This is a predicted structure of a 353-nucleotide part of an RNA (small-subunit ribosomal RNA, central domain) from a Thermoplasmata archaeon. Rfam family: Archaeal small subunit ribosomal RNA. A reference for the family is Yusupov et al. (2001), "Crystal structure of the ribosome at 5.5 A resolution", Science. Its mean pLDDT, the model's own confidence on a scale to 100, is 87. It was read from a public genome assembly. The organism belongs to Thermoplasmata, within Archaea.

[in-house]
Context: one part of a larger RNA
């Protein structure tokens, strides 16, 4: 609960696609469904308004007249909305052009470090810490140089820089593939916006199968610390972390800010594209400036409880969706759906304050 709201007080679905629904650009014509006007019908009683009357008044009651959304029939109006017809190009999409990018998938190649093994040199320590010890080492460690194997990762470049719907994406090259921006104004001609259900994607972790396993490292063992130390520190170490296929579907999945469109003073960086102009050792060069798109900072009006926000709005409006309605109980119980499981989604009440 016809309300007010959702950055931080409760509240934006993790993200996108899309069904129904809701909403929908400019011009002309038609129809008149909706809407509006008029006429007629209907609109029980009570109630409501007015006149008169009855209880000494009033409340109350009686009586007469009236009013009344909705409803039915008929006639009319046509600005807006629906519907039908025709047209348009600014919304949307397509096409073409030269560029940008860690966007995605597959394959190949490479780099330092680490670790293990082999053989060489070399000798008593090494490692670790606040200090130590556990630990490694005379079957020769640590260290130095050489060779070989292995897995993971990708320094510098690197930038409030780029790309992606979000999660996220960073060595190089090749192949496959997707999207966006700018410019041209060639084509379609409203084809659009949102989106209940639904579908797809979705970090880390976890689960299943098969591989792989250098380093790191839950659990676990040991050494310390301590009153204790199921920790912080140290020595080890298994799942896991990696690959392929499948499952789970969560997060401070955050800008704690849903998507789309329009409008509303500015300044200054930066990325991509385009235009103009000047310089030029002419090169794929440089300076200044304007436009579009993105991404930051500052800030005006406005807004806001304030912090703040401020053309990337939390301003002013429109359309659509989601969500909130005191704290605890509780994201629990029950039921249902999904899942191999873990659990996820949906989601109360008693009671308490």
């Nucleotide at each position: 609960u016809u309300g007010a709201g959702c950055c931080u007080a409760a509240a934006g679905c993790g993200u996108c696609c899309g069904u129904a629904g809701c909403u929908g650009g400019c011009c002309g014509g038609g129809c008149c469904a909706a809407u509006c006007u008029c006429c007629g019908g209907g609109g029980a009683a009570a109630u409501c308004g007015g006149g008169c009357g009855g209880c000494u008044c009033a409340a109350c009651c009686g009586u007469c007249c009236g009013a009344a959304u909705u409803c039915c029939g008929g006639a009319g109006a046509c600005a807006c909305u629906u519907c039908c017809c025709g047209g348009c190009u600014u919304g949307a999409g397509a096409u073409c052009g030269g560029g940008a990018g860690g966007g995605g998938g597959a394959g190949a190649a490479g780099g330092u470090a680490c670790u293990c093994c082999c053989g060489g040199g070399g000798u008593a320590g090494g490692g670790g810490u606040a200090a130590a010890a556990u630990c490694c080492u005379g079957u020769a460690a640590u260290c130095c140089g050489g060779g070989g194997g292995g897995g993971a990762c990708c320094a510098c470049c690197a930038g409030u820089g780029g790309c992606g719907a979000a999660g996220g994406c960073g060595u190089u090259c090749u192949c496959c593939u997707a999207g966006a921006a700018c410019g041209a104004a060639u084509c379609u001609g409203a084809c659009a916006g949102u989106g209940a259900g639904g579908g797809a994607c979705g970090a880390a972790g976890c689960c299943c199968u098969a591989g792989g396993g250098c380093g790191c490292a839950a659990a676990c063992g040991g050494g310390a610390u301590u009153a204790g130390a199921u920790a912080c520190c140290c020595c080890g170490g298994u799942a896991g972390u990696c690959u392929a296929g499948g499952g789970u579907g969560u997060a401070a999945a955050c800008g704690c800010u849903g998507c789309a469109g329009a409008c509303u003073u500015g300044g200054u960086g930066u990325u991509g594209g385009g235009g103009g102009u000047c310089c030029u050792g002419c090169g794929u060069g440089g300076g200044c400036u304007c436009c579009c798109a993105g991404u930051g900072c500052c800030g005006g009006a406005g807004c806001g409880a304030a912090g703040g926000u401020g053309u990337u709005a939390a301003g002013u409006c429109u359309g659509c969706c989601g969500c909130u309605u005191g704290g605890g109980g509780a994201g629990u119980a029950c039921g249902g759906u999904c899942g191999c499981a873990a659990g996820a989604c949906u989601g109360a009440a008693a009671c308490u304050u």